The RNA shown here (glmS glucosamine-6-phosphate activated ribozyme aptamer) has 165 nucleotides and comes from Cohnella nanjingensis.
It matches the Rfam family "glmS glucosamine-6-phosphate activated ribozyme aptamer". Rfam's curators write: This entry contains a glucosamine-6-phosphate activated ribozyme that is found in the mRNA for GlmS. GlmS is an enzyme that uses fructose-6-phosphate and glutamine to generate glucosamine-6-phosphate.
Model confidence (mean pLDDT): 76 of 100.
The organism belongs to Cohnella, within Bacteria.
Order: sequence, then structure tokens, then C1' cells
RNA sequence: GAAGCACGAAAAGCGCCAGAACUUGUCGCCUGACAUGGGGCAAGUUGACGAGGUGGAGGUGUUCGGAAAUGUUCGGCGGGGACCUCCCGGCCCGCAUCGGGGCCGACAGCCGGAAGACAAAGCGUUCAGGGCAACCGAGCGUACAAUAUUCCGGUACGGUGCAGA
Repeated sequence: GAAGCACGAAAAGCGCCAGAACUUGUCGCCUGACAUGGGGCAAGUUGACGAGGUGGAGGUGUUCGGAAAUGUUCGGCGGGGACCUCCCGGCCCGCAUCGGGGCCGACAGCCGGAAGACAAAGCGUUCAGGGCAACCGAGCGUACAAUAUUCCGGUACGGUGCAGA
């Protein structure tokens, strides 16, 4: 000395801002120039658009697309879901059981193909909405994803017993 530590509160892609960019004010600080430039200081603004999403422990620092097209959705900080390992519970591999494998956490093997759906930002427009401004909002109109889902095809264990042919 910090965004560190403690306590409390809040938050499911959420919150935050030391960098950065931008705004307003201010300062005869710089330059030939009290510049419409640069710099200092003060106060501000921006800083991810939705979809989906939690068995437990540990690990890790992380899902899916949209916009944009070299970009401040830049650069960072914190946290959560995802993912990985183990455990628990379950589903599938005809049934039971032993073993094995894959998968799911309210769903449930893998591979290939097909179908058709859903969003917000966006875009257009309006505001006698807020703010000096950067900017922040509201209404109306109008689109467009992926994950997922459904269908089709293929394919996926061993022992013993059973069923079936």
C1' cells in the first nucleotide's frame, strides 16, 4: 500500500474496474499560440448479445452459438454452471445374476444421415424519457443461431441360468 484480509450481503454468462478509450469541468503545465492539439488534476461514462445449465468431494479456470471483422465483445479481477478424476444413485448393452463397458444426474450407448424449431443484441423507427456531455433507457415494427430435440440407418459384451427361434 491494493480490487489484499476478516465479517456481512448479493449474483447460474453473473458481478466488478487499478489499465485503456471516451465525456464534462479545471489548471497562463507544454508548444509560436490561456489551441478546436498535448499534458496534469477532479468528477463521470463505456467495459459480452442471448441460449442452455448444479448428486457429493477434489482438480481445473472452462459450455453453445449471435453480432462485429482487426474490432474497447480491448485488457484485467472475482465467482458460478460446463469439463476431468474418484465416490453415490440410476439408464442401456433380450431377462436374472456375477463380471465388464458406455451413458445420465431427471436424464441416460456409439457412429452416420435427415428434418424442423427456439433468442437477444442487431436493423428500422418513435420518445415533451434521464443526463451539460460521454452515455443510459423505454415503446413499436422486423429478422436471423448453435448446443439441444425428433426421425431414419448402421453398430455395441463375457460366464452361468432362463426366454425365444